[in-house]
Context: one part of a larger RNA
RNA sequence: GUCUUCAAGGAACUCGGCAAAAAAGCGGCCGUACCUUCGGUAUAAGGCCUGCCCUUUAUUAAGUUAAGGGGCCGCAGCUAAAGUUUCUCUGGCGACUGUUUAUCAAAAACACAGCUCCCUGCGAACUCGAAAGAGGAUGUAUAGGGGGUGACACUUGACCAAUGCCAGAAGGUCAAAUAGCGCCGUUGUGUAUCCGCAAGGGUACAUGGUGAGUGCUAUAAGCCCUGGUGAAUGUCGGCGAUAACUAUAAUCGUCCUAAGGUAGCGCAAUUCCUUGUCAGGUAAGUUCUGACGCGUUGAAAAGUGUAACGUCUGGAGAACUGUCUCGAAGACUCGCUCG
Repeated sequence: GUCUUCAAGGAACUCGGCAAAAAAGCGGCCGUACCUUCGGUAUAAGGCCUGCCCUUUAUUAAGUUAAGGGGCCGCAGCUAAAGUUUCUCUGGCGACUGUUUAUCAAAAACACAGCUCCCUGCGAACUCGAAAGAGGAUGUAUAGGGGGUGACACUUGACCAAUGCCAGAAGGUCAAAUAGCGCCGUUGUGUAUCCGCAAGGGUACAUGGUGAGUGCUAUAAGCCCUGGUGAAUGUCGGCGAUAACUAUAAUCGUCCUAAGGUAGCGCAAUUCCUUGUCAGGUAAGUUCUGACGCGUUGAAAAGUGUAACGUCUGGAGAACUGUCUCGAAGACUCGCUCG
């Protein structure tokens, strides 16, 4: 190390009955509760029987099966081996079968059917791809894609102020182009005029060209704006007073808000104070169960229940045992030492 056995006790062990043990053994007969979605729960639980030989009756393809009678042996009759469920009560979580961290996590995580919201009218939305094209789909809204929730039952409250999304168009704001109208610069032509002896220069007007200059006007979506929308992201108050003991406050006042947490559940997988208080279970119970409730609870990040199911998790019990009180003995084997 792998096994076997053990007086008395029997979980006192321990985080925890981990491990081991025990019972049972999908054979027959009887019997079987709560709950329940009426299918289950259920092999619930629990009790009895079991071999071989002869024989009667019924039956069979059959020394096949069933019921009855008589006999025989053993400690023991599904006699060995192999194979093959421990059970009960009560909570939590997840409906279920399923899936997962290949190599420390199998679960309450993921998925799921069901429910719901959003998008999409087909050359669909969406995805891959500079594109062609392909998937979607040789489908067509009872279809396809995306988000959330997660069987079923009963439900899913208030708030559209903020953010998002959808719709709207009166007004405000607003880009680059483009167009029009000016201004400014530049460059021709013509006319007029001024200076000058002349050459030449200046100014004004008209009409052309040109600028990568400049101003105004016109012009989109968006934003501001007006509405809607929560199984969209989200949010769901404070203070003071009051009843003929006291206590409490159905009630009243006041401030603020978009609206002030509804039904439920509740010391919880959520409660710091906290081993809350009461009740149950124990001789004794920080765990457990049931209540109470000013509570960091709360309604599809769903709320509350729920039969069945679970290699899940908490508590209790029966049976059982070397888990323990507390160790002991034996078999085989490994390492080391000695030989």
The part of an RNA shown here (large-subunit ribosomal RNA, domain IV) has 339 nucleotides and comes from a soil metagenome. Its Rfam family is "Bacterial large subunit ribosomal RNA". Its mean pLDDT, the model's own confidence on a scale to 100, is 82.